Predicted 3D model of a 74-nucleotide RNA (transfer RNA) from a Pseudomonadota bacterium. Model confidence (mean pLDDT): 82 of 100. It was read from a public genome assembly. It matches the Rfam family "tRNA". By type it is a transfer RNA. NCBI's taxonomy places the organism under Bacteria, Pseudomonadati, Pseudomonadota.
[in-house]
RNA sequence: GGCAGGGUAGCUCAGGUGGUUAGAGCGAAGGUCUCAUAAUCCUUAGGUCGGCGGUUCGAGUCCGCCCCUUGUCA
Numbered sequence: 001g002g003c004a005g006g007g008u009a010g011c012u013c014a015g016g017u018g019g020u021u022a023g024a025g026c027g028a029a030g031g032u033c034u035c036a037u038a039a040u041c042c043u044u045a046g047g048u049c050g051g052c053g054g055u056u057c058g059a060g061u062c063c064g065c066c067c068c069u070u071g072u073c074a
Stems, first nucleotide, its partner, number of pairs: 001073007010026004019057001028044004050066005
């Protein structure tokens, strides 16, 4: 340098053919239970969806450029 995959919550990841509320598990905080701790159960918080533009009535999703990362070829 070419090609391919990936970037969404603190971590690991979903998110159909663009459609109105952006989710799960783990973790965190509070509560429940217990003599107490853990476990269980309940609740809550936490997101510029990598960045900037574009298309569209509407973009996590489509298009362009860029950044980061993994694999592969040379």